The RNA shown here (TPP riboswitch aptamer (THI element)) has 113 nucleotides and comes from an Armatimonadota bacterium. Lineage of the source: Bacteria > Bacillati > Armatimonadota. It matches the Rfam family "TPP riboswitch aptamer (THI element)". About the family: Vitamin B(1) in its active form thiamin pyrophosphate (TPP) is an essential coenzyme that is synthesised by coupling of pyrimidine and thiazole moieties in bacteria. The previously detected thiamin-regulatory element, thi box was extended, resulting in a new, highly conserved RNA secondary structure, the THI element, which is widely distributed in eubacteria and also occurs in some archaea.
RNA sequence: CACGACCGCAGGGGGCGCCCAAUGACGGGCUGAGAUUCUCUCGCAAGGCGAGAGUUGUCCCCUAGAACCUGAUCCGGGUCAUGCCGGCGGAGGGAUUGCGGCCGAUGGGUCUC
Numbered sequence: 001c002a003c004g005a006c007c008g009c010a011g012g013g014g015g016c017g018c019c020c021a022a023u024g025a026c027g028g029g030c031u032g033a034g035a036u037u038c039u040c041u042c043g044c045a046a047g048g049c050g051a052g053a054g055u056u057g058u059c060c061c062c063u064a065g066a067a068c069c070u071g072a073u074c075c076g077g078g079u080c081a082u083g084c085c086g087g088c089g090g091a092g093g094g095a096u097u098g099c100g101g102c103c104g105a106u107g108g109g110u111c112u113c
Base pairs, nucleotide, nucleotide: 001107002106006101007100008099009098010097011062012061013060014059015058016057017030018029019028020027038054039053040052041051042050043049044048068093069092070091074087075086076085077084
């Protein structure tokens, strides 16, 4: 400064990375809330690679909005490697929720140690 906490239901938004091995084996490691299954389309150097769309699962977020996206093939540090850490960020976007339970149980911001 607030009723925003917590639980349930419904609705809506978003992410699913990096490294090693395997390719008959379906494994292991890093950070983290989470690090997905399958299918289709397009392109190319062609048995693989890249991009897009849908789908399965999971987790998170819904203005008290850093969930998540852009900036970004960014900057500094660090790592086997990666948004791994910090900056960027008092930048810009972003779903702008509803009902019920509960009725003190807290929640957000700021300052100091």